[in-house]
Molecule: SAM riboswitch aptamer (S box leader)
Organism: bovine gut metagenome
Order: sequence, then C1' cells, then structure tokens
RNA sequence: CCUUAUUAAGAGCGGGGGAGGGAAUGGGCCCUUUGAUCCCGCGGCAACCUCACAGCAAGUGAAGGUGCCAAUUCCCACGGGGCGAAGGCCAUGCUCCGGCAGAUGAGG
Repeated sequence: CCUUAUUAAGAGCGGGGGAGGGAAUGGGCCCUUUGAUCCCGCGGCAACCUCACAGCAAGUGAAGGUGCCAAUUCCCACGGGGCGAAGGCCAUGCUCCGGCAGAUGAGG
C1' cells in the first nucleotide's frame, strides 16, 4: 500500500513525568497543575487470530499472539430520506441511511 471484518457494549489502580491534550484541517464540545496526553508496573475488558470440545452448521469454553480500558471513532464537515413555528415553502435544529477519513484484527 491492497483486500476484508468490526467500530452505540465492556474494562483502573500505583509509580514516573510536568504541559498541554482529545489522529490530521476547520468548527463545536470536553479532559487537564485536584497533574491530563505520554512512559512503566500490576490489574482488568473483549474474543479478531489461536487452542480444546462439538460439528452440516450454529455454538460452548480457555486465554497463547494482537488489541483495548473518558466522552459513539467525543460530535459535525460530503450525498440523500424523514420530521419540523395552527395553512405553504423552509433556515437553525432533530433524526435515519450511505459515503469519506481514522482505528483494530486477519490475509496479501
């Protein structure tokens, strides 16, 4: 880089360190000197690969290799459907589907 699956669930303490951080751009929102992001140790979650049982299949269990442990991948951005101020068209807004991008696994 390509293919493919998943991406609303779940899971925190201690130590180090000392300023910004939540992938990138913009906007919003949030976390953070009551010490975040990050690193280390331990603990935990989950079950993609793996293993055992079963086997048409579905499935059940284990936890060796990864992964993960604020907020849906924090939310929006592009396209479309629906709702929407007593009737009409609608802005903001709400909601649903798809797409893009990202993350993780497996294969190449």